[in-house]
Context: one part of a larger RNA
RNA sequence: UGACGGGGACCCGCACAAGCGGUGGAGCAUGUGGUUUAAUUCGACGCAACGCGAAAAACCUUACCUGGGCUCGAAAUCAGCGGGAAAGUCCGUGGAAACAUGGACCCUCCUUCGGGACUCGCUGAUAGGUGCUGCAUGGCUGUCGUCAGCUCGUGUCGUGAGAUGUUGGGUUAAGUCCCGCAACGAGCGCAACCCCUGUUUCCAAUUGCCAUCGGGUUAUGCCGGGAACUUUGGAAAGACUGCCGAUGACAAAUCGGAGGAAGGCGGGGAUGACGUCAAGUCCUCAUGGCCCUUACGUCCAGGGCUACACACGUGCUACAAUGGCUGAUACAAAGGGUUGCCAAGCCGCGAGGUGGAGCUAAUCCCAAAAAAUCAGUCCUAGUUCGGAUUGGAGUCUGCAAUUCGACUCCAUGAAGCUGGAAUCGCUAGUAAUCGCGGAUCAGCACGCCGCGGUGAAUACGUUCCCGGGUCUUGUACA
Numbered sequence: 001u002g003a004c005g006g007g008g009a010c011c012c013g014c015a016c017a018a019g020c021g022g023u024g025g026a027g028c029a030u031g032u033g034g035u036u037u038a039a040u041u042c043g044a045c046g047c048a049a050c051g052c053g054a055a056a057a058a059c060c061u062u063a064c065c066u067g068g069g070c071u072c073g074a075a076a077u078c079a080g081c082g083g084g085a086a087a088g089u090c091c092g093u094g095g096a097a098a099c100a101u102g103g104a105c106c107c108u109c110c111u112u113c114g115g116g117a118c119u120c121g122c123u124g125a126u127a128g129g130u131g132c133u134g135c136a137u138g139g140c141u142g143u144c145g146u147c148a149g150c151u152c153g154u155g156u157c158g159u160g161a162g163a164u165g166u167u168g169g170g171u172u173a174a175g176u177c178c179c180g181c182a183a184c185g186a187g188c189g190c191a192a193c194c195c196c197u198g199u200u201u202c203c204a205a206u207u208g209c210c211a212u213c214g215g216g217u218u219a220u221g222c223c224g225g226g227a228a229c230u231u232u233g234g235a236a237a238g239a240c241u242g243c244c245g246a247u248g249a250c251a252a253a254u255c256g257g258a259g260g261a262a263g264g265c266g267g268g269g270a271u272g273a274c275g276u277c278a279a280g281u282c283c284u285c286a287u288g289g290c291c292c293u294u295a296c297g298u299c300c301a302g303g304g305c306u307a308c309a310c311a312c313g314u315g316c317u318a319c320a321a322u323g324g325c326u327g328a329u330a331c332a333a334a335g336g337g338u339u340g341c342c343a344a345g346c347c348g349c350g351a352g353g354u355g356g357a358g359c360u361a362a363u364c365c366c367a368a369a370a371a372a373u374c375a376g377u378c379c380u381a382g383u384u385c386g387g388a389u390u391g392g393a394g395u396c397u398g399c400a401a402u403u404c405g406a407c408u409c410c411a412u413g414a415a416g417c418u419g420g421a422a423u424c425g426c427u428a429g430u431a432a433u434c435g436c437g438g439a440u441c442a443g444c445a446c447g448c449c450g451c452g453g454u455g456a457a458u459a460c461g462u463u464c465c466c467g468g469g470u471c472u473u474g475u476a477c478a
Stems, first nucleotide, its partner, number of pairs: 001478002003475003007472007015462002019426005026317008034308002042053002064303007077125008088105007108117003128292002131290003137286002139281003142277001144275001149188006155164003168179003194269004199237007209226002213224003240263001243257005319419001323378006335366003340359002345354003385416001390411007432454007
């Protein structure tokens, strides 16, 4: 100087407390361990591994296993020698295919006529490796932590390591600001500058809008038209403790108030200092070293990654009446669409089929929002709750749904009556609850990433648990 303390002081955080809803019990989905297996490819392991890499494992993917092939190789560059049109296409045979083998078609372009382009065979240099080492590395990332810290120059103090500044008194979300001070300044962080959102004005007006005027319809901005409104999207304004009062040290600031759409950081996002964990990744990529080279490379078929006495994590659906079912009937936002989205109509109980209009989209389509509301029914029951499981019949995608897809209909109707010890999230348009969209994608979403609808309760307080910051103290630790 640090680190540590079941030392002290001060402060902060959904850290506790106060509340609301869960997990832990059930069934299923998914990941992991374990076990099994020819293989169940590999990585990730407290927080910070376990719906993680994977924003899609039937083939492919695929790295694993079994079997069958190839060896200048599936793809790249160069050189030498030899051949030729080669490559390719078609056909035959063997075959699961890859491939092997035989045959046919094709015989191009440039040329200085040597050859070259192209291509095959042999040889060589090389290729190739998701093989090992993340404890050799780059790059990228997680975490402490959006915590308020981490440093430097000059000066001063100390023999020195070092200290001071950065400590102290206040204050703040903040090393934020003020005051004081052997310090005076500065840098990386904080804040601001950036994006979204909340208010208003101006400009603009189609595909969006419709107040006024006219036309038309069973009905609809449908038409003429309009630029008010909504909306869209560009430019501005607006919030700064600016104003008033109180407290304060005449400061910084804090508390209350006015005005205001918004008030003291308005809300949200992006943004992650010096560093820590030899944290993670050699399987994104790059790369040192080591290893394989008729195989640890590469092609193909089939299988596996989907196994199942069990254990754990993360979710979904429930156990019902604030509910289930039936009928009627409203109101979104944000997205996507030409190998695409697919309307009306018709067929089917339905998944879906048919059909073909429109749309390269503020124009057309996906598209029905759902919870809510109104009416009826069920009457506390393993039920008109719950939907697992299984049987049968189908639809769709796709060469192909057996291992191993999703969905529909009929039948079946399991566990489950609110969950032990323990444990998680959340402070407001939040939790809870309800649906919608997108990426991936032929098909496949209870996951992920977004969007809006409805919309709470509680916070006395900081003694305690956890994590963090500052000062101080002890130490046989570095």
Small-subunit ribosomal RNA, 3' major domain from a sediment metagenome, 478 nucleotides, folded computationally. Rfam family: Bacterial small subunit ribosomal RNA. The coordinates come from a structure-prediction model, not an experiment, and the mean pLDDT is 84.